The prediction has a mean pLDDT of 82. The RNA shown here (transfer RNA) has 72 nucleotides and comes from a Pseudomonadota bacterium. It was read from a public genome assembly. Taxonomically the source falls in Pseudomonadota (Bacteria, Pseudomonadati). Rfam family: tRNA. Rfam's curators write: Transfer RNA (tRNA) molecules are approximately 80 nucleotides in length. The family's RNA type in Rfam is transfer RNA.

RNA sequence: GGUCCCAUAGGUAAAGGGAUAUACCGGGGCUUUCCUAAAGCUCAGUUGCAGGUUCGAGUCCUGCUGGGACCG
Repeated sequence: GGUCCCAUAGGUAAAGGGAUAUACCGGGGCUUUCCUAAAGCUCAGUUGCAGGUUCGAGUCCUGCUGGGACCG
């Protein structure tokens, strides 16, 4: 330098172009307990960046950024 893959919550992952983006772990609050743990209830938090297509984009297209694999 070329080709390909990946990027969603603090972490690991879901999500045929269509309702308020979801689960588990973790975090906050409450209940329970003499205290802690466990358990139960509840709350907050997420689509890498910039454009484009579309009535509608996490999903499709382009560029960029970061990471990975292969080729030279």